[in-house]
């Protein structure tokens, strides 16, 4: 240096012509128990790597770029 890849909640990952940002685990609050844990209900957490472009609309399509990972030299 050149080619793939992969980046989405604190972690591990969805998201199926471009039209509602989600799921488990973890947090929190509360019900359950004499305490504990299981379990429930309800919630809180997101600039979807970052710019910029296309388009009524973009995570989803393109362009630069970061940042990890693998191949070639």
């Nucleotide at each position: 240096g050149g080619g793939g890849a992969u980046g989405u909640a604190g972690c591990u990952c969805a998201a199926u012509u471009g039209g509602g940002a989600g799921a488990g685990c973890g947090c929190u609050a509360c019900c359950u128990u004499g305490g504990c844990a299981u379990g429930g209900u309800a919630g809180a957490g997101g600039u979807c790597g970052g710019c910029g472009g296309u388009u009524c609309g973009a995570a989803u399509c393109c362009g630069c770029u970061c940042a990890u990972c693998u191949c070639c030299a």
The prediction has a mean pLDDT of 81. Predicted 3D model of a 73-nucleotide RNA (transfer RNA) from a Planctomycetota bacterium. Rfam family: tRNA. Gene Ontology term of the family: triplet codon-amino acid adaptor activity. It is annotated as a transfer RNA. Taxonomically the source falls in Planctomycetota (Bacteria, Pseudomonadati).